[in-house]
RNA sequence: GAGAGUAUAGCUCAGUGGUAGAGCGCAUGCUUGGCAUACAGGAGGUUCUGGGUUCAACUCCCAGUACCUCCA
Numbered sequence: 001g002a003g004a005g006u007a008u009a010g011c012u013c014a015g016u017g018g019u020a021g022a023g024c025g026c027a028u029g030c031u032u033g034g035c036a037u038a039c040a041g042g043a044g045g046u047u048c049u050g051g052g053u054u055c056a057a058c059u060c061c062c063a064g065u066a067c068c069u070c071c072a
Stems, first nucleotide, its partner, number of pairs: 001071001003069001005067003010024004018055001026042001028040002048064005
């Protein structure tokens, strides 16, 4: 320098255009003599940034940034 890919909760990841979820973790309650486990109901999101398309975008398009991979 050229190509391909990834970016979503604290972490690992789903989400085929109609106001975003799971597991683990966190805090609370319940249970126990106490802890662990189990159970219950919670908190936690500018969906990397900026534009475009659309009545409507995490989702489609363009550019940028970061990371990863491959070629030279």